[in-house]
RNA sequence: GAUAGAGGUUGCACUAUUAAUCAGUAAUUUUGUAGAGCUAAGCACGAUGAAGCAAAGUGAAAGGUAAUAGUGCCGAAAUGUAUAAGUGAUGCUUUAAGCUUAUAUGUUGGGGUUAUAUAAAAUAUAUAUAACACUGUCACAUUAAUUUGUGGAGUGCUAUC
Numbered sequence: 001g002a003u004a005g006a007g008g009u010u011g012c013a014c015u016a017u018u019a020a021u022c023a024g025u026a027a028u029u030u031u032g033u034a035g036a037g038c039u040a041a042g043c044a045c046g047a048u049g050a051a052g053c054a055a056a057g058u059g060a061a062a063g064g065u066a067a068u069a070g071u072g073c074c075g076a077a078a079u080g081u082a083u084a085a086g087u088g089a090u091g092c093u094u095u096a097a098g099c100u101u102a103u104a105u106g107u108u109g110g111g112g113u114u115a116u117a118u119a120a121a122a123u124a125u126a127u128a129u130a131a132c133a134c135u136g137u138c139a140c141a142u143u144a145a146u147u148u149g150u151g152g153a154g155u156g157c158u159a160u161c
Stems, first nucleotide, its partner, number of pairs: 001161005008074001011073009027058007037045001040094004077108011109135002112132008137152005
């Protein structure tokens, strides 16, 4: 260097289906009240009645999550930063936050529990940090014994060439 392979208290991702949450929220319709605005901005719209408020009716979605099945896999993948493109305000246009994708680069062996912080609508979940055991692997020491201990990191480990 090439090929093959291992890790598992739910290994990882993607796709489909279903479910909960978001939320009886946004939006919308009617009535009453109100009386000049509404929008991120421009246009449009508005005294033939704009916002706001109240009541009644209808009533979502995105992002995030879980379960099941299938597919692809074992830097699987996740995440930070930078750049570019796309998407993005429920009439239209432009753009913002956000989101998605690609490229470059940094971090993380894996899945947990607890605490704190950040993101999030969130008690879900994700990431970061700390602590705690667990687990795979290698090195060193140790043992009757992968038996126990310490340490390392995936730029690793095992097998074959």

Source information
A computed fold for a 161-nucleotide RNA from Romboutsia timonensis, annotated as Lysine riboswitch aptamer. Its mean pLDDT, the model's own confidence on a scale to 100, is 80.